[in-house]
RNA sequence: GGACCCGUGGCCUAAUGGAUAAGGCGAUAGACUUCUAAUCUAUAGAUUGCGGGUUCGAGUCCCGCCGGGUUCG
Numbered sequence: 001g002g003a004c005c006c007g008u009g010g011c012c013u014a015a016u017g018g019a020u021a022a023g024g025c026g027a028u029a030g031a032c033u034u035c036u037a038a039u040c041u042a043u044a045g046a047u048u049g050c051g052g053g054u055u056c057g058a059g060u061c062c063c064g065c066c067g068g069g070u071u072c073g
Stems, first nucleotide, its partner, number of pairs: 001072007010025004018056001027043005049065005
């Protein structure tokens, strides 16, 4: 340098082009407990890597860039 795959809360993983981006772990607060752990409840946390395009509508499709991985030379 070429080809392919991936990028979504702090972490992991979902989401047929369609209504408020879902769940688990973790965090915070509360309940319970003599205390801690466990358990239960609630809350916060994502403008889906960046910039454009298509569309009535984009996490999803298209283009460029950035980053990571595999592979070829």